RNA sequence: ACCACGAAAGGGCAAACCCGUUGAAAGACGGGGACGCAUAAACCACGGGUCUAAAGCGUAUAGCUAAGACAGCCGGGUCGCCGAA
Numbered sequence: 001a002c003c004a005c006g007a008a009a010g011g012g013c014a015a016a017c018c019c020g021u022u023g024a025a026a027g028a029c030g031g032g033g034a035c036g037c038a039u040a041a042a043c044c045a046c047g048g049g050u051c052u053a054a055a056g057c058g059u060a061u062a063g064c065u066a067a068g069a070c071a072g073c074c075g076g077g078u079c080g081c082c083g084a085a
Base pairs, nucleotide, nucleotide: 005083006082012037013036017032018031019030020029021028022027035072042078043077044076046075047074048073049070050069051068056064057063
């Protein structure tokens, strides 16, 4: 240094919930807050999945539909911290 691995320490992120902003909604962003997180809970909607349904279709307030979302649902890709057995 690399492969495998995940002890310790340092550092990092931040679920639910609350407040504000934003959005049709799902959701996102900021502040507080910590359930958890190292095949990184860092990044990418590529495959599957899930959520929403403004516009559109529809007689319709039913229903369908992603060009909207989710990377903390699973897989894949990219980048990457620490170092003991």